A computed fold for a 157-nucleotide RNA from uncultured Blautia sp., annotated as Lysine riboswitch aptamer.
[in-house]
RNA sequence: GAUAGAGGUGCAGGUUUCAAGAGUAUUCUUCUGCAAGGGCUGGGCGGCCGCAGAAGGAGAAAGGGGAAACUGCCGAAGGAGGGAAAUCCGCCCGGGAUUUUCCCCCUGGGACGCUGCAGAAUAUGCAGCGUACUGUCACAAUAUGUGGAGCGCUAUC
Numbered sequence: 001g002a003u004a005g006a007g008g009u010g011c012a013g014g015u016u017u018c019a020a021g022a023g024u025a026u027u028c029u030u031c032u033g034c035a036a037g038g039g040c041u042g043g044g045c046g047g048c049c050g051c052a053g054a055a056g057g058a059g060a061a062a063g064g065g066g067a068a069a070c071u072g073c074c075g076a077a078g079g080a081g082g083g084a085a086a087u088c089c090g091c092c093c094g095g096g097a098u099u100u101u102c103c104c105c106c107u108g109g110g111a112c113g114c115u116g117c118a119g120a121a122u123a124u125g126c127a128g129c130g131u132a133c134u135g136u137c138a139c140a141a142u143a144u145g146u147g148g149a150g151c152g153c154u155a156u157c
Stems, first nucleotide, its partner, number of pairs: 001157005008074001010073004015068004026058009038049003042093004077107003081103009108134002111131008136148005
């Protein structure tokens, strides 16, 4: 240097299906009240539309999640910061969302708890901290203890 492997409630992806989202958004009818200035994202333009409440009728979806098998894998993957590009929000300014890619940095892995953010949510995801567990290597006072990190470890050539 190349190849092949290991960690285990191991990681990720899409397909099918299920629950929830939710009787919510939206829409129709009736009634009541308000209304020529107002509303539709902060401003302008354009276009559209009355606005609010109550009752009744109809009535979604996305992101996220569970299960099954499949696929690709073991920096698998996840994240902070920065750069570039594309798409969307009617157009412009401002702003926001999503995706792709590059640089650099952090995290061995899963679980539980606390805090924060996102979320409809007590689900779940992400981050930080903590607890024990686990795999690996090193050292040692070796039926165990301490410490390190995956640009690591083991095997073969």
Its mean pLDDT, the model's own confidence on a scale to 100, is 79. The source organism's lineage runs through Bacteria, Bacillati, Bacillota, Lachnospiraceae and Blautia.